[in-house]
RNA sequence: UUCCGAUAAAGGCAAACUCAUCGAAAGGUGAGGACGCAAAGCUUCAGGCCUAAAGUUCAACUAUGGCGGCUGGGUUGCCCAA
Numbered sequence: 001u002u003c004c005g006a007u008a009a010a011g012g013c014a015a016a017c018u019c020a021u022c023g024a025a026a027g028g029u030g031a032g033g034a035c036g037c038a039a040a041g042c043u044u045c046a047g048g049c050c051u052a053a054a055g056u057u058c059a060a061c062u063a064u065g066g067c068g069g070c071u072g073g074g075u076u077g078c079c080c081a082a
Base pairs, nucleotide, nucleotide: 005079012037013036017032018031019030020029021028022027035069041075042074043073045072046071047070048067049066050065055061056060
């Protein structure tokens, strides 16, 4: 320095739910709140999943919408036991 990740230390983030708000919806944002997370920091590059406004061949199909707390990838960071 890199990898790994603990009955260590310092910390960090924030699920569900509630209120307010944006949105057609999925979902997002802020406040409260903690289920959990060694990247639950950032990033749609790939896959997957969710929604269907508009459109269409109209009991449905479809993303240009969304999910980073779905998986993989890229990238940055704290600590130093085995």